[in-house]
Context: one part of a larger RNA
RNA sequence: CACCGCCCGUCACACCAUGGGAGUUGGUUCUACCCGACGACGGUGCGCUAACCUUCGGGAGGCAGCCGGCCACGGUAGGAUCAGCGACUGGGGUGAAGUCGUAACAAGGUAGCCGUAGGGGAACCUGCGGCUGGAUCACCUCCUU
Numbered sequence: 001c002a003c004c005g006c007c008c009g010u011c012a013c014a015c016c017a018u019g020g021g022a023g024u025u026g027g028u029u030c031u032a033c034c035c036g037a038c039g040a041c042g043g044u045g046c047g048c049u050a051a052c053c054u055u056c057g058g059g060a061g062g063c064a065g066c067c068g069g070c071c072a073c074g075g076u077a078g079g080a081u082c083a084g085c086g087a088c089u090g091g092g093g094u095g096a097a098g099u100c101g102u103a104a105c106a107a108g109g110u111a112g113c114c115g116u117a118g119g120g121g122a123a124c125c126u127g128c129g130g131c132u133g134g135a136u137c138a139c140c141u142c143c144u145u
Stems, first nucleotide, its partner, number of pairs: 003108001005105001008101002011098001013095004018090003023085012039070001041068004047063003052059002111132009
């Protein structure tokens, strides 16, 4: 490469991440309750007992046994959180030459835009209110020559 320009949205295709999602799998963690090994601790200790004491009878101490609370693991129920999977579903992003139209950019052929309501395959359309960041024509005010 300059209107044979630029450009918007739906739809179709491909890929990417992502929201929702009946649920499902696993990790971490919290609460309540159940169970309660090992162990030390406390109680008891009628059975056993070398060191110590003894008036030789026994005593002190210790051990087994029994009981108790503590406690690891485990179990039940409920909750929190993280991650994976999940039919289906919502939009988003990206991708030279797909489809439909032509909304915007010139007065873009109905000026555009903002808010709002309704409507529509889609860009959008219509109503109401607002703005000029609208072209054109006329007038007024101001500035410059």
This is a predicted structure of a 145-nucleotide part of an RNA (small-subunit ribosomal RNA, 3' minor domain) from Hasllibacter halocynthiae. The full RNA is in RNAcentral, with records from ENA and SILVA. Its mean pLDDT, the model's own confidence on a scale to 100, is 81. Its Rfam family is "Bacterial small subunit ribosomal RNA". Rfam links the family to the GO terms structural constituent of ribosome and ribosome.